A computed fold for a 123-nucleotide RNA from an Actinomycetota bacterium, annotated as FMN riboswitch aptamer (RFN element).
Of the family's consensus pairs, 100% are formed in the model.
It matches the Rfam family "FMN riboswitch aptamer (RFN element)". Its family is annotated with FMN binding in the Gene Ontology.
The sequence was found by an Rfam model in a public genome assembly.
RNA sequence: GUAUAUUUUCAAGGACAGGUGAAAUUCCUUACCGGCAGUAAAAGUCUGCAACCCUUUGCAAUAAAGGCUGACUUAGUGUAAUUCUAAGACCGACAGUGAAAGUCUGGAUGGGAGAAAAUGGAU
Numbered sequence: 001g002u003a004u005a006u007u008u009u010c011a012a013g014g015a016c017a018g019g020u021g022a023a024a025u026u027c028c029u030u031a032c033c034g035g036c037a038g039u040a041a042a043a044g045u046c047u048g049c050a051a052c053c054c055u056u057u058g059c060a061a062u063a064a065a066g067g068c069u070g071a072c073u074u075a076g077u078g079u080a081a082u083u084c085u086a087a088g089a090c091c092g093a094c095a096g097u098g099a100a101a102g103u104c105u106g107g108a109u110g111g112g113a114g115a116a117a118a119u120g121g122a123u
Base pairs, nucleotide, nucleotide: 004120005119006118007117008116009115010114015030017029018028019027031103032102033092034091035049036048037047038046044090045089053067054066055065056064057063072088073087074086075085076084094106095105096104
């Protein structure tokens, strides 16, 4: 110094304004937001993962295993970019609601990919 162990902390943002209507932050116009790791170079759209949801095991809960899971092009620079710059697009779990929700309310004071720190510490 490293593998690794334990503990602690952290770990999701967003509706200004106008229209219609009995009723909409849900429709229309418009506005706004973007989890974690990776990558020849910085990513909501590439690859993988988490969350949500479903199934099985289980009396049940914790848990384990499995499944499902959205969306991008063009030009430029460059050794290298679907990641940068420019332009134009597109996407967004479940339940609820006086009316259909990425943005409101709820499960959630939850869970979590993972990040950091402290202590111990082999070969």